[in-house]
Molecule: Guanidine-I riboswitch aptamer
Organism: Paenibacillus phyllosphaerae
């Protein structure tokens, strides 16, 4: 910028590391000493909080299609009717709809799904991306 319709999202969960907080343990400061209290290193085979999270996971919202109900209009489209204008026609006005379009609101739909290894981002890793991919049936 473009772009949907087995469709985009939102809040989560299984699940993930390990940026920050947090726990632990080591040293170091300050004290006679010790507890605390800071600063450093390490540890995610640290329970946790931030964080990141499913096409085949979970509750929602919008959108989308189909059926209905209503509601408007400087009458958009369509049909019909017209003793007006006009005339060969054609059109132009007016009026009228269980019509179409549109707005609203209600109902229903929204299905189905085994799946690799390499690779990629992010601090790092994952049912994230890659990918309803490769491949199976």
């Nucleotide at each position: 910028g473009a772009c949907a319709a087995u469709g985009c999202u939102g809040u989560c969960u299984a699940g993930g590391g390990u940026u920050c907080c947090g726990u632990u343990g080591a040293u170091u400061c300050c004290u006679u000493g010790c507890c605390u209290g800071a600063a450093u290193c390490a540890a995610g085979c640290c329970u946790g909080g931030u964080c990141c999270a499913a096409g085949a996971g979970a509750c929602g919202g919008c959108g989308u299609a189909u059926g209905g109900a209503u509601g408007a209009g400087g009458a958009c489209u369509c049909u019909g009717c017209u003793u007006g204008c006009a005339g060969c026609g054609a059109g132009c006005g007016g009026c009228a709809g269980c019509g179409g379009c549109c707005g609203u609101c209600c109902a229903u739909a929204g299905a189905c799904a085994c799946g690799g290894a390499a690779g990629g981002a992010u601090a790092a890793a994952a049912g994230c991306c890659u990918g309803g991919g490769a491949g199976a049936u």